Record summary
This is a predicted structure of a 346-nucleotide part of an RNA (large-subunit ribosomal RNA, domain IV) from a metagenome.
[in-house]
Context: one part of a larger RNA
RNA sequence: ACCUCUCUAAGGAACUCGGCACAUUAGCCCCGUAACUUCGGGAAAGGGGGUGCUCUGGAAUUGCAGUAAUGUAAUAUUUUGGAGUCUCAGUAAAUUGCGCUUAGCGACUGUUUAACAAAAACACAGCUCUCUGCAAAGUCGUUAAGACAAAGUAUAGGGAGUGACAAGUGACCAAUGCGGAAAGAUUAACGCAUCUUGUUAGCCGCAAGGCGAAGCUCGGUGUUCAAGUCCCCGUGAAUGUCGGCCGUAACUAUAACGGUCCUAAGGUAGCGAAAUUCCUUGUCGGGUAAGUUCCGACCUGCACGAAUCUUGUAACGACUAUGCGACUGUCUCGGAGAGGAUCUCG
Numbered sequence: 001a002c003c004u005c006u007c008u009a010a011g012g013a014a015c016u017c018g019g020c021a022c023a024u025u026a027g028c029c030c031c032g033u034a035a036c037u038u039c040g041g042g043a044a045a046g047g048g049g050g051u052g053c054u055c056u057g058g059a060a061u062u063g064c065a066g067u068a069a070u071g072u073a074a075u076a077u078u079u080u081g082g083a084g085u086c087u088c089a090g091u092a093a094a095u096u097g098c099g100c101u102u103a104g105c106g107a108c109u110g111u112u113u114a115a116c117a118a119a120a121a122c123a124c125a126g127c128u129c130u131c132u133g134c135a136a137a138g139u140c141g142u143u144a145a146g147a148c149a150a151a152g153u154a155u156a157g158g159g160a161g162u163g164a165c166a167a168g169u170g171a172c173c174a175a176u177g178c179g180g181a182a183a184g185a186u187u188a189a190c191g192c193a194u195c196u197u198g199u200u201a202g203c204c205g206c207a208a209g210g211c212g213a214a215g216c217u218c219g220g221u222g223u224u225c226a227a228g229u230c231c232c233c234g235u236g237a238a239u240g241u242c243g244g245c246c247g248u249a250a251c252u253a254u255a256a257c258g259g260u261c262c263u264a265a266g267g268u269a270g271c272g273a274a275a276u277u278c279c280u281u282g283u284c285g286g287g288u289a290a291g292u293u294c295c296g297a298c299c300u301g302c303a304c305g306a307a308u309c310u311u312g313u314a315a316c317g318a319c320u321a322u323g324c325g326a327c328u329g330u331c332u333c334g335g336a337g338a339g340g341a342u343c344u345c346g
Base pairs, nucleotide, nucleotide: 002340003339004338005337006336007335008334010332011331014330019327027051028050029049030048031047036041038164052085053084054083055082056081057080058079059078060077061076063072064071065070086090098325099324100323102321103320104319105317106316110122111121126162127161128160129159130158131157132156138148139147140146165312166311167310168309170242171241172240175239176238177235178234179233180232184230185229186228191223192222193221194220195219198216199215202211203210204209243261244260245259246258247257270304271301282298283297284296285295286294
């Protein structure tokens, strides 16, 4: 020097990314307890006091006696006084909450990356849409039998999204998807009609060869004809999308107002430098002696925004961020000691 511990003057987070780790707190009884709140909570909130042993008094329960009123003894239990006594210290050891404020996210209990992630991720009750009338939809299975769904029947079952609760959930159906309708356009194979190519039984010819029915076959045209597509309508808690430019008010600035272009329609309510803000440590206020973090505002939203939900929200959280108290060897800055392990010398 190392490992595990104990103590430490004065200070008390100055340490550090960050109070990480340590320390503090702690049981029981009594008093007392804020904002907020879904009235249940918050709450062991926070904050105070007591606590051993000895002697002694009162009360209650239980036992015994008595018809009863009542009396009585002692053990036990509970409770409430008085007096005394010892220690630094009475939950004397051990077991045994640190607390509070503000904000973000997620409502909550729960679940998860066995062995680097426990979370703001997943789930959840609730909400909504959609499919399914029973031989149900959906799923497994060889286009099967059969099975699950279900010994259920739309207050049921399947799928999708959102995620307690409160208040709300705007515009756009042009594109994509889905649903509907069937008038028109387009549209395959097959079939039918017709023309055509090849082949050849047969016929003609002395021969070369020519003609050539039926059938099969090659190619074309016409006709008949389904879904689909085009066309039309609907549909957003379906996939999604939700603008520019210019001018204008009696200081300036700004623009309630006007003009113009484009669009399917131009972002409504609410929120906003945000888990979203690049410029940015934006600006102002608060907190500090001093604050790139934090809280409250502003709005110039690079690039919030309404069930990929929006904004709030009591309770909850080994979540994330800020601050305060208490506490401490985290530190100023070290020191002393115990045990262990190891090395050198003897």
Its Rfam family is "Bacterial large subunit ribosomal RNA". The RNAcentral record of the full RNA draws on SILVA.